[in-house]
Context: one part of a larger RNA
């Protein structure tokens, strides 16, 4: 040196374990915010670096209520304290909440700087100190008031109201390109991503100027079907309805006009005429929920603490431990789950089942109102339907293109009236546009609860067994690893070697080759012994 055999050393793969992930179900909650938020900064313990709570009243105050021995967070240890006059801890309802930030007295490089005004404190006076207010912008309302006579414009002052945040859902305003099309322009990705504004716990829609088709149906949404149908399409890629019909939901309504009453104003001698307010009527062809009003109030559930709640302390062996094993024997509306020294119905929590609220919350419920018909007369939403250019949504790309929205130009009719039925005309049918509301069905999940997985098990599962931390970067931003003594710390007293670090004995433990660099501990690597071989 090389094989080969023991035994180490190293490193941490495997194996088992979960303290975090995941994705679903099911019910519940669904907005915060100038009464200062989300989200921070600095602070706050008897010693306190981090987390976590709170906030100069500071790991905490006070009220009511639940619980019953112990507590003084994660967190050991020591000091002091708290407590059956009931504390720790649980609900609930309250006070306090230092700076920052929509930040809002002014300014500002966030968490600071420096001011008016009032009222107190304070001082011989000044100083300083505390409280409180003191942005903008919008409406209403007073009040002053220009150039300019009257006025208006501006100004002040009050009071309401907004202003920023939010996962995803929802409306509206704008709006790519890669990608298909096997290239590439229309087209298609796609009204998708992304920006921008808005609102709620849903948001949009909505009670017919509808669908339809010789029969009828009756607001709106959602889900199945109808259907990859009918269309539409460099008839290419590809887009792609509606009606019916079956179900979930179900609910209608209110102004403006016409008509009366009344009050005020201007013209006018005066009747009147017009203007303008408030009551009232009125509602689409029909009996009824418009409105008091979602505000107290009453009693009901349900929620936001918790409570009861069967049965083995059973004998034996093994064993560190007994729940496993062997006998015996008991609940069970309770044989779901965890946990306890190995596998427990009867040991702990708990499960089945009943039970509970002085305080906050939610849900439905309780109340009044009320002819009909016939016919004739008045009303019935104007720069509006509608036309034509120009564009845009309609599944529908300009086409035979209705229908809907409007830049630009024209512009009616007045219920004997209009629209609509997919070019246009006729007949027939169906409607009543130009103003507004409107719950359920639906979507989505930041939160909360309870549960499930032919989901993951520490290179897996969220990036994150916590971390948006360390680090990186000027900045936008990017962005790790890192789990596991043991039943219990019994976490190794004393003694020796050593400066230590680290070992050796003694002890604890079932086991220290479980000693903390600590479950198993594999391979690559590295060494000692012995043996063979060069």
């Nucleotide at each position: 040196a090389g094989c080969a055999u023991a035994c180490g050393g190293a490193g941490g793969a495997u194996g088992c374990c979960u303290a975090g992930g995941u994705a679903c179900a099911u019910g519940g909650c669904g907005c915060c915010g100038a009464a200062g938020a989300a989200g921070g900064a600095c602070g706050u313990g008897a010693c306190a670096a981090g987390c976590u709570g709170c906030g100069a009243a500071a790991a905490g105050c006070u009220g009511c209520g639940g619980u019953g021995a112990g507590g003084a967070g994660c967190a050991a240890a020591u000091a002091u304290c708290c407590u059956a006059u009931g504390a720790c801890c649980c609900g609930c309802a309250g006070a306090u909440a230092u700076c920052c930030g929509a930040a809002u007295g002014a300014g500002g490089g966030a968490a600071c700087u420096c001011a008016g005004c009032a009222c107190g404190g304070g001082u011989a006076a000044u100083a300083c100190c505390g409280u409180g207010u003191u942005a903008u912008c919008g409406u209403u309302a007073a009040g002053u008031g220009a150039a300019u006579a009257c006025a208006u414009a501006g100004c002040u002052u009050a009071a309401c109201g907004a202003g920023g945040g939010g996962a995803a859902c929802c409306c509206g305003g704008g709006g790519a390109a890669c990608u298909g099309a096997a290239a590439c322009a229309u087209c298609u990705u796609a009204g998708u991503a992304c920006c921008c504004g808005g609102a709620g716990g849903a948001a949009a829609a909505g009670a017919a100027a509808g669908u339809a088709a010789a029969a009828a149906c009756g607001a709106u949404u959602c889900c199945g079907c109808g259907a990859g149908u009918a269309g539409u399409g460099g008839c290419g890629a590809g887009c792609g309805a509606a009606a019916a019909c079956g179900g979930a939901g179900g609910a209608g309504c209110c102004c403006g006009a016409a008509g009366g009453a009344g009050g005020g104003g201007u013209a006018g001698a005066a009747a009147u005429a017009c203007c303008u307010c408030u009551c009232u009527g009125g509602u689409a062809u029909c009996a009824u929920a418009c409105g008091c009003g979602a505000a107290a109030c009453u009693g009901a559930c349900c929620u936001u603490a918790g409570u009861c709640g069967a049965a083995g302390a059973c004998g034996g062996a093994u064993g560190g431990a007994a729940a496993g094993c062997c006998g015996u024997u008991c609940c069970g509306a309770a044989g779901a789950a965890a946990g306890u020294g190995a596998c427990a119905g009867g040991c702990u929590u708990g499960u089945a089942g009943g039970c509970g609220a002085a305080a906050g919350g939610g849900u439905g419920a309780g109340u009044g109102a009320g002819c009909a018909g016939a016919u004739a007369c008045a009303c019935a939403g104007a720069g509006u339907a509608c036309g034509u250019c120009g564009g845009a949504a309609c599944a529908c790309g300009a086409g035979g293109a209705a229908u809907u929205c409007u830049g630009a130009c024209g512009g009616a009719a007045u219920a004997u009236g209009c629209g609509g039925g997919g070019a246009c005309c006729a007949u027939c049918c169906c409607g009543u546009a130009a103003g507004g509301c409107u719950a359920a069905a639906u979507a989505c999940g930041a939160c909360c609860a309870u549960g499930u997985g032919a989901c993951c098990g520490a290179u897996a599962g969220c990036g994150a067994a916590u971390a948006g931390u360390a680090c990186c970067g000027u900045g936008a931003g990017g962005g790790a690893a890192a789990g596991g003594u043991g039943a219990a710390a019994a976490g190794a007293a004393c003694c020796c070697c050593g400066g230590g670090a680290g070992g050796g004995g003694a002890g604890u433990g079932a086991a220290a080759c479980a000693g903390a660099a600590c479950c198993u501990g594999a391979a690559a690597c590295c060494g000692u012994g012995u043996g063979c071989u060069u």

Overview: Large-subunit ribosomal RNA, domain I from an uncultured Clostridia bacterium, 534 nucleotides, folded computationally. It was read from a public genome assembly. The coordinates come from a structure-prediction model, not an experiment, and the mean pLDDT is 80. It matches the Rfam family "Bacterial large subunit ribosomal RNA". Its family is annotated with ribosome and structural constituent of ribosome in the Gene Ontology.